[in-house]
């Protein structure tokens, strides 16, 4: 320098193909159970979907540029 992949809650990830209410597990908070804790049950909080633009009635999803990380090639 060229090509490809990844970026979504504190952590690990789905959802993207085919645009239409942002989710699961762990963790966290409250509560039930317990003498207390753990485990288990119930409820809850937590997200400018990497950044900036564009298209659209509507974008995590489509298009462009950029940033970071990984792989391949030179």
């Nucleotide at each position: 320098c060229g090509g490809g992949g990844a970026u979504u809650a504190g952590c690990a990830c789905a959802g993207u193909c085919c645009g239409g209410u942002a989710g699961c597990g762990c963790g966290c908070c409250a509560u039930g159970u317990u003498c207390g804790g753990g485990a288990c049950g119930u409820g809850g909080a937590g997200g400018u979907c990497g950044u900036g633009g564009g298209u659209u009635c509507a974008a995590a999803u489509c298009c462009c540029a950029c940033a970071u990380c990984c792989c391949c090639g030179a």
This is a predicted structure of a 74-nucleotide RNA (transfer RNA) from a bacterium. Rfam family: tRNA. The coordinates come from a structure-prediction model, not an experiment, and the mean pLDDT is 83. It was read from a public genome assembly.